[in-house]
RNA sequence: UUCUUAUUAAGAGAGGCGGAGGGACUGGCCCUAUGAAGCCCGGCAACCGGUAUAUGUUUCAUUUAACAGAUGCAAUGGUGCCAAUUCCUGCAGCAUAAAUUGCUGAUAGAUGAGAG
Numbered sequence: 001u002u003c004u005u006a007u008u009a010a011g012a013g014a015g016g017c018g019g020a021g022g023g024a025c026u027g028g029c030c031c032u033a034u035g036a037a038g039c040c041c042g043g044c045a046a047c048c049g050g051u052a053u054a055u056g057u058u059u060c061a062u063u064u065a066a067c068a069g070a071u072g073c074a075a076u077g078g079u080g081c082c083a084a085u086u087c088c089u090g091c092a093g094c095a096u097a098a099a100u101u102g103c104u105g106a107u108a109g110a111u112g113a114g115a116g
Stems, first nucleotide, its partner, number of pairs: 001116008013041001015040003021031003025090001027088002042082003047078002050073004055068004086108001091105005
């Protein structure tokens, strides 16, 4: 960097350093010196991994073992996250006379896991 797949309306500090920018991109609309980014501390969360329980399938003569999805537990393992729904929107469809607004599905993005 590419592909597959799951999730994307919940959650998270009035701390220290730092000093001007930030919210991916487009168009908006916002946040910011009552201090942005970044770093540290702090916090949130169970995706992977861990663990417990019952169930199912396969296996074993039995004990058992493996796998699957379900429910629970734990942040001491590997990530991730901590303004606003992924802040809204960007393509298509439906409803609305229209401006507009609403809904649905894609696309794009983000994160995890797997693969090349």
This is a predicted structure of a 116-nucleotide RNA (SAM riboswitch aptamer (S box leader)) from Clostridium polyendosporum. The source organism's lineage runs through Bacteria, Bacillota, Clostridia, Eubacteriales and Clostridium. The sequence is in RNAcentral, with records from Rfam.